[in-house]
RNA sequence: GUCUCAUCCAGAGUGGCAGAGGGACAGGCCCUGCGAAGCCACGGCAACCGAAUCUUUACGGUGCCAAUUCCUGCGGACGUUGCUCGCAUGCGUUUCGUCCGAAAGAUGAGAG
Numbered sequence: 001g002u003c004u005c006a007u008c009c010a011g012a013g014u015g016g017c018a019g020a021g022g023g024a025c026a027g028g029c030c031c032u033g034c035g036a037a038g039c040c041a042c043g044g045c046a047a048c049c050g051a052a053u054c055u056u057u058a059c060g061g062u063g064c065c066a067a068u069u070c071c072u073g074c075g076g077a078c079g080u081u082g083c084u085c086g087c088a089u090g091c092g093u094u095u096c097g098u099c100c101g102a103a104a105g106a107u108g109a110g111a112g
Base pairs, nucleotide, nucleotide: 002111003110004109005108006107007106008105013042014041015040016039017038021031022030023029025073026072027071028070043065044064045063048061049060050059051057069104074101075100076099077098078097079096082093083092
């Protein structure tokens, strides 16, 4: 890196080193010299796997600790707004919003 399954509106940060980026991608919007990424130490959250237990403990393996996976991205339903045709209360398109599903991504467990 590929495939399968599960989960993703909850939760949890300080210090040191370092010194300009970071939030996967694109757009948006944010964070950041009142110190980004990364590394280290200590702390914490959670409960996927193991273990014990027998349904809750946090001992071990991961993971995580700004913002819902930060929001949107593709398709559909409904509502709403404007416009063309037109006068059937319908069709198309457009704005905004809500919801559902997918895709992508992340994490875990497993497979080859």

A computed fold for a 112-nucleotide RNA from Alicyclobacillus contaminans DSM 17975, annotated as SAM riboswitch aptamer (S box leader). It matches the Rfam family "SAM riboswitch aptamer (S box leader)". Rfam links the family to the GO term regulation of gene expression. It was read from a public genome assembly, where an Rfam model found it.